Predicted 3D model of a 363-nucleotide part of an RNA (small-subunit ribosomal RNA, central domain) from Nitzschia dissipatoides. RNAcentral holds the full RNA, with entries from ENA and SILVA.
[in-house]
Context: one part of a larger RNA
RNA sequence: CUGGGCGUAAAGAGUCCGUAGAUUGUAAAAUAAGUUUUUUGUUAAAUUUUAAGACUCAAUCUUAACACAGCAAAAAAAACUGUUUUACUACAGAGUUUAAUUGAGAAAAGUAGAACUUUAUACGAUUAGGGGUGAAAUCCGCAGAUAUAUAAAAGAAUGCUAAUAGCGAAGGCAACUUUUUACAAUAAACUGACAUUGAGGGACGAAAGUGUGGGUAGCAAAUAGGAUUAGAGACCCUAGUAGUCCACACUGUAAAUUCUGAGUGCUGUAAUUUAAUGAUAAUAUUUUAAAAGUAUUAUUUAGAUUUUUAAGCUAACGCAAUAAGCACUCCGCCUGAAGAGUACGGUCGCAAGGCUGGAACUC
Numbered sequence: 001c002u003g004g005g006c007g008u009a010a011a012g013a014g015u016c017c018g019u020a021g022a023u024u025g026u027a028a029a030a031u032a033a034g035u036u037u038u039u040u041g042u043u044a045a046a047u048u049u050u051a052a053g054a055c056u057c058a059a060u061c062u063u064a065a066c067a068c069a070g071c072a073a074a075a076a077a078a079a080c081u082g083u084u085u086u087a088c089u090a091c092a093g094a095g096u097u098u099a100a101u102u103g104a105g106a107a108a109a110g111u112a113g114a115a116c117u118u119u120a121u122a123c124g125a126u127u128a129g130g131g132g133u134g135a136a137a138u139c140c141g142c143a144g145a146u147a148u149a150u151a152a153a154a155g156a157a158u159g160c161u162a163a164u165a166g167c168g169a170a171g172g173c174a175a176c177u178u179u180u181u182a183c184a185a186u187a188a189a190c191u192g193a194c195a196u197u198g199a200g201g202g203a204c205g206a207a208a209g210u211g212u213g214g215g216u217a218g219c220a221a222a223u224a225g226g227a228u229u230a231g232a233g234a235c236c237c238u239a240g241u242a243g244u245c246c247a248c249a250c251u252g253u254a255a256a257u258u259c260u261g262a263g264u265g266c267u268g269u270a271a272u273u274u275a276a277u278g279a280u281a282a283u284a285u286u287u288u289a290a291a292a293g294u295a296u297u298a299u300u301u302a303g304a305u306u307u308u309u310a311a312g313c314u315a316a317c318g319c320a321a322u323a324a325g326c327a328c329u330c331c332g333c334c335u336g337a338a339g340a341g342u343a344c345g346g347u348c349g350c351a352a353g354g355c356u357g358g359a360a361c362u363c
Stems, first nucleotide, its partner, number of pairs: 004334003007317002012331001014204004021197003025088007033081002035077009049065006093194001094191006101185003105181007112158001117153006129140002166173002209250006218244002223239004261330006268309001270307002274303001276301001278300009312319002336363002345356004
């Protein structure tokens, strides 16, 4: 290399968009590039193989013969692939428009209440403790604390509702209102294959960290002190700076995990939940009644989410229609351990570092 693999043994890139490429619905016509068949030529001889002969046999020598395959040319075939042209849209791909509903999707602006902290005032006085712990102490307090009440300021986060509920490509997203905006599900109409994947490339990307300027209530790396201890550079306590927050730039990594790449089709049963359309049935309610509306429940259809198990798969554990089942298309990745995600080189970054990424030696 091939073969074989990638949930847990090595292996799915953090996620999406998308260029080249690869792959590509249904029907008809043309073509003949791929494809298939036939014929001809050629692919030196020796060697190899098969058959016969010669030297007593063998080695050796002589003669004859064949296949597969490649290349070139000619003649044909037209199913499949390709190319060209024309057409189609069936809940049979993909997209567009319109209509209504649902959803913590995103961005900007504004508003609100609870709590914490700080400050001020009051309060009861001729007050004396508070805090903290396993127990203490550092610490705060007669310069009047703590507790209680009122007022003000400031920052950060949004209780209940709340749910293996919802939305988002992932990271992630939760007070309320407004504005702008994306997506999914349903119905009808339209376009007519416009699709899938995606090397390079681009965009987004928790927390921590970096730069500049703000902000700083609480919490809190570092740091200081008090304890504990043989020691304590820790666990516990009292303080406390970066940071956490905002704006604009950078960084580009995580157990970025469903340790399970994206897309399409097919293959059982039972239960739960979310949203929606139409129809049927039942119940409740509004209305004098009819009829209609609203709500709930059951059935049906479609999508999402969760559980249980059959077949099947798996080394087993387990997975099981959201597959790790049965198949197809495309990409990424793996090839004993350690050395090592290290060295060197390249490249990106302000830096920290990221990406790419070996070998010797040893077993």